[in-house]
Molecule: Bacterial RNase P class A
Organism: Gammaproteobacteria bacterium
């Protein structure tokens, strides 16, 4: 100097004027008005994909189904997210990716090609035995060829009519024991066994773990108004009694999987037509909060000490001019809040890793 990787920051500054929104003080002619002080859009506010706080269901607990997650171990309120290991796989390397649990519980599925695609085999060869010019018949063989993404383990010796783990040796698998780690798992330790003999669970299943529903347009209060409208349907029964009604049995219901099981509670529950409000206060921001130091941690964080308060609007607020710096004006605008996850993006810079030069 070029390529790669992995990470950190910012998000136009200033001034000057005129304008908006909450929110404190002071005035005033006090359903508002005037000055004035402080505060006012993001690293992803986005996507509505996860997981909570928070609210409200007359509820709980079982079974059953649905849905979700999958390697160990940790962090976190929790999670499908984070961190740090273990296994695989991709890069020359920094690194970078894995819907990473069972295929010996069963079912399926692997086009086409090929003989054959999983208790799965004989086309071409090879070998033997008869016919016998080629060639054919029958038998054996899966060690060579072909066919495919993938063909009954691999190398080498023996052995054989040829041949095959058929022996045998290492190596590979599969069980067992020992070290090492909490544990996923290792292992140039050891034993035994010729070997269950392909792949697919992002296919059904199996195993393990988690999981009430709705959702701030959720909820509560004020006023106000309308026709405290009209129809249809199920139950509404029976006992006992102190005659107060009250028990008890059956029937109905118990908001968002079931036509299910129990307990507890209630006495209503379903449909269809009409018609009035749709206004105002709340919920709304001091938090699983932010910065900073310091301990412990590999590290996600966790604790202690200090210090700060940093947007609540409700057709929906920070804009509009001008001057200047020079810069990048990119993706882009809170609607109850917070944790993540993915998507879009300018510009400045740190580390590591490679290749080439030069000295």
């Nucleotide at each position: 100097g070029g390529a790669g990787u992995c990470g950190g920051c910012c998000a136009g500054g200033c001034a000057a004027u005129c304008g908006c929104u909450g929110u404190g003080a002071a005035c005033c002619u006090c359903u508002g008005g005037u000055u004035u002080g402080c505060a006012g859009a993001g690293g992803a506010a986005a996507g509505u994909c996860c997981g909570g706080g928070c609210u409200c269901c007359u509820u709980c607990g079982g079974a059953c189904a649905a849905g979700g997650c999958g390697c160990c171990a940790g962090g976190u309120a929790a999670c499908g997210c984070c961190u740090g290991g273990g296994g695989g796989g991709c890069g020359c390397g920094a690194g970078c990716c894995c819907a990473u649990g069972g295929a010996a519980a069963g079912u399926g599925c692997c086009a086409c090609a090929g003989a054959a695609a999983a208790c799965a085999g004989a086309c071409c060869g090879c070998c033997g035995a008869c016919c016998g010019a080629a060639g054919g018949u029958c038998g054996g063989u899966a060690a060579g060829g072909g066919u495919g993404a993938a063909a009954a383990g691999g190398u080498g010796c023996g052995g054989u009519a040829a041949g095959a783990g058929c022996g045998c040796a290492c190596c590979g698998c599969g069980c067992g024991a020992c070290u090492g780690g909490c544990a996923a798992c290792a292992g140039c330790u050891c034993g035994c066994g010729g070997c269950a003999c392909g792949g697919u669970a992002a296919a059904c299943c199996c195993c393990g773990c988690c999981u009430g529903g709705a959702g701030c347009a959720a909820g509560a209060c004020c006023a106000a108004a309308u026709a405290g409208g009209g129809g249809a349907g199920u139950a509404u029964g029976g006992g006992c009694u102190u005659c107060g009604u009250g028990c008890c049995c059956a029937c109905c219901g118990u908001c968002g999987g079931u036509u299910u099981c129990g307990a507890a509670c209630g006495g209503a529950c379903u449909c269809c037509c009409g018609g009035g409000u749709a206004g105002g206060u709340u919920g709304c921001u001091a938090g699983a909060g932010g910065c900073a130091g310091c301990u412990g941690g590999u590290g996600a964080c966790a604790g202690c000490u200090g210090u700060c308060c940093c947007a609540g609007a409700u057709g929906a607020a920070u804009g509009g001019u001008u001057g200047u710096c020079a810069a990048u004006g990119a993706c882009a605008g809170a609607a109850c809040c917070c944790g993540g996850c993915u998507u879009a993006u300018u510009g400045c810079u740190g580390g590591c890793u490679u290749c080439g030069g030069c000295u």